A computed fold for a 404-nucleotide RNA from Nitrospira sp., annotated as Bacterial RNase P class A. Its Rfam family is "Bacterial RNase P class A". The family's RNA type in Rfam is ribozyme. The prediction has a mean pLDDT of 75. It was read from a public genome assembly, where an Rfam model found it. Of the family's consensus pairs, 96% are formed in the model.

RNA sequence: GGAGAAGGCCGGAUGAUCGCCCGCCGGCUCGACCGGCGGGAGGAAAGUCCGGACUCCACAGGGCGGGGCGCUGGGUAACCCCCAGGCGGAGCGAUCCGACACCGGCGCAACAGAAAGCAGACCGCCGAUGGCCCGCAAGGGCUCAGGCAAGGGUGAAACGGUGGGGUAAGAGCCCACCGCGUCUGUGGUGACACAGGCGGCACGGCAAGCGUCGCCCGGAGCAAGGCCAAAUAGGAGGGCGCGAGGAGCGGGGACCGGUGCCGCUUCUCAACGGUCGGCCCGACCGUGGCCCUCGGGUAGGCCGCAUGAGGCUCGUGGCAACUCGAGCCCAAGAGAAAUGGUCAUCCCCGCCAAAGCCUUUGGCGAAGGCGGGACAGAAUCCGGCUUAUAGGUCUCCUCCAGCG
Numbered sequence: 001g002g003a004g005a006a007g008g009c010c011g012g013a014u015g016a017u018c019g020c021c022c023g024c025c026g027g028c029u030c031g032a033c034c035g036g037c038g039g040g041a042g043g044a045a046a047g048u049c050c051g052g053a054c055u056c057c058a059c060a061g062g063g064c065g066g067g068g069c070g071c072u073g074g075g076u077a078a079c080c081c082c083c084a085g086g087c088g089g090a091g092c093g094a095u096c097c098g099a100c101a102c103c104g105g106c107g108c109a110a111c112a113g114a115a116a117g118c119a120g121a122c123c124g125c126c127g128a129u130g131g132c133c134c135g136c137a138a139g140g141g142c143u144c145a146g147g148c149a150a151g152g153g154u155g156a157a158a159c160g161g162u163g164g165g166g167u168a169a170g171a172g173c174c175c176a177c178c179g180c181g182u183c184u185g186u187g188g189u190g191a192c193a194c195a196g197g198c199g200g201c202a203c204g205g206c207a208a209g210c211g212u213c214g215c216c217c218g219g220a221g222c223a224a225g226g227c228c229a230a231a232u233a234g235g236a237g238g239g240c241g242c243g244a245g246g247a248g249c250g251g252g253g254a255c256c257g258g259u260g261c262c263g264c265u266u267c268u269c270a271a272c273g274g275u276c277g278g279c280c281c282g283a284c285c286g287u288g289g290c291c292c293u294c295g296g297g298u299a300g301g302c303c304g305c306a307u308g309a310g311g312c313u314c315g316u317g318g319c320a321a322c323u324c325g326a327g328c329c330c331a332a333g334a335g336a337a338a339u340g341g342u343c344a345u346c347c348c349c350g351c352c353a354a355a356g357c358c359u360u361u362g363g364c365g366a367a368g369g370c371g372g373g374a375c376a377g378a379a380u381c382c383g384g385c386u387u388a389u390a391g392g393u394c395u396c397c398u399c400c401a402g403c404g
Base pairs, nucleotide, nucleotide: 001400002399003398004397006395007394008393009392010391012346013345014344015343016342017341018340020040021039022038023037024036025035026034027033042375046386047385049384050383051382052381053380054221055220056219057218061281062280063279064278066217067216068215069214070213071085072084073083074082075081086100087098088097089096090095101212102211105210106209107206108205122152123151124148125147126146130143131142132141133140134139160178161177162176163175164174165173179201180199181198182197183196184195185194186193187192225303226302227301228300235294236293237292238291239290240289243269244268245267246266247265248264249263250262251261271287272286273285274284275283276282310329311328312327313326314325315324317322347373348372349371350370351369352368356364357363358362
């Protein structure tokens, strides 16, 4: 000097002028008016993909079904997130990625190919013993039966790889090493790693195919949910259930007691309706509750609404994520949706570029001119992930070239 990897920050500034929203204080003709002070969008506010806080169902169980995750150890309120590792893969490297449990059940792999899972012969290799040809003979050639899958081809992938021996030619057929399986030892919290012994060991891939296993999971959502006020017609029609038994009290009866009868209260069972996202069980509530159709009124105001798993600084512990402690701080809350418009100067970037400079077919280049300044706007609030992003800047690391 060039090319990269990881992490962080900024992403416009100043002045003038006009106009908004919130909070507090004061004034006033008490009006949504006037004045003063303070404050007023993001790193993603986006996607709605996850996890929660909070609110209600609601006192809130069990099973099935459904859904999520899937190596180990930590972090966190929690998570499909983050950190540190392991294994596998990519890269010369800094680093980055991960679809990370289980394949002896079921299933899938188009086309090509002989054959796609205990398969298979297209081109081929061998062919002693059979047959044919040449030859005096030795021998040579062709080939059937048979043997082979080592060589070539197809494909994303072809039934372990390389080398050697062996064979008619071959093949883990045998051997060495690698790979695979298993056992033992050592190290580690662990996933695993290393070393050694034994074994010729292969019916491979896909579970982001169905499935099995392990762990986890109520539902709905601020249009949640509360309060106040107002208004019409506490409207019309229809449907379902309203049962049995026990106890007590009262009434009643020509008299007493009991029973029948009537009414009230209470308990149990049943029935009906309702609640618990689907189904079943179970639990609970009501029996003047629920369901259906038609018709009518209101859609106003206030709360929820920003003090939080909050921010900043310092310190402790930890490789880290993060935890603990101390001090300081309070920084939007709209309600059809506010934080904006105009002018000027500056800043950053790109192009042109007569002054001028240099290593002079060229390069740099102040002033000046032209153009541009990204992605993009809260709506209950947090923790993540993912996506978009003109340009500038800082830290640390890797590779290449040159100089000293």